Molecule: transfer RNA
Organism: Polypedates megacephalus
RNA sequence: AGAAAUUUAGGGUAAUGCCAGCCCAAAGGCCUUCAAAGCCUUAAGCAAGAGUUUAAAUCUCUUAAUUUCUG
Numbered sequence: 001a002g003a004a005a006u007u008u009a010g011g012g013u014a015a016u017g018c019c020a021g022c023c024c025a026a027a028g029g030c031c032u033u034c035a036a037a038g039c040c041u042u043a044a045g046c047a048a049g050a051g052u053u054u055a056a057a058u059c060u061c062u063u064a065a066u067u068u069c070u071g
Base pairs, nucleotide, nucleotide: 001070002069003068004067005066006065007064010024011023012022013021026042027041028040029039030038047063048062049061050060051059
């Protein structure tokens, strides 16, 4: 320099264009003599921008980051 892939909550991981889920972790409560375990609840979200569409995490383009390949 060229080509390709990935980006979703603090961490990990799903979602056929039609309500963004699950697990762990965190906070609060219940239980307990106190803890642990267990139960209930809560908060935390689609890398950024633009476009297509009645509707975009999903399709298209650009940018950013990471990884891989060629040289």